c-di-GMP-I riboswitch aptamer from a Desulfobulbaceae bacterium, 77 nucleotides, folded computationally. The prediction has a mean pLDDT of 84. The model forms 95% of the base pairs in the Rfam consensus. Lineage of the source: Bacteria > Pseudomonadati > Thermodesulfobacteriota > Desulfobulbia > Desulfobulbaceae.

[in-house]
RNA sequence: AAAAGACAAAGCCAAACCCGUCGUAAGGCGGGGACGGAAAGCCACGGGUCCCAAAAAGGGAUAGCCGGGUUGCCUUG
Repeated sequence: AAAAGACAAAGCCAAACCCGUCGUAAGGCGGGGACGGAAAGCCACGGGUCCCAAAAAGGGAUAGCCGGGUUGCCUUG
């Protein structure tokens, strides 16, 4: 360094649901809460799904659907 990830340690994130708030909506953000996660950090580049629209053009959401790109902690090595 490639590669790998348990019954480890130090920490990290936070689904559903509830409250508040923004948005036509999908959904976002804050608080509570933990189903899970080894990139559940970041990027809408490809596919998927969802919303608005006439279900057209077009616009939007999702990185916790998959692929890809990029950065990175711990342990083994």